[in-house]
RNA sequence: GUGUCCGUAGUUCAGCAGCCUAGAACUCCGCCCGAGAAGGGCGGCGACGCGGGUUCGAAUCCCGUCGGACACA
Repeated sequence: GUGUCCGUAGUUCAGCAGCCUAGAACUCCGCCCGAGAAGGGCGGCGACGCGGGUUCGAAUCCCGUCGGACACA
């Protein structure tokens, strides 16, 4: 340099044949059970790498860009 893949809550992932209420587990916070701890129950906070484009509508499609991995050179 060329090509392929990946980037979504604090962490690990799902969703990526367009209209999902953006979801799960763990973590964190609050309440309850418990003498307390551990543990359990209920609830809450929290995210689409960035910038454009297409579209009534984009995490999802297109372009660019940034970061990471791999292959080739």
Molecule: transfer RNA
Organism: Streptomyces sp. NPDC005878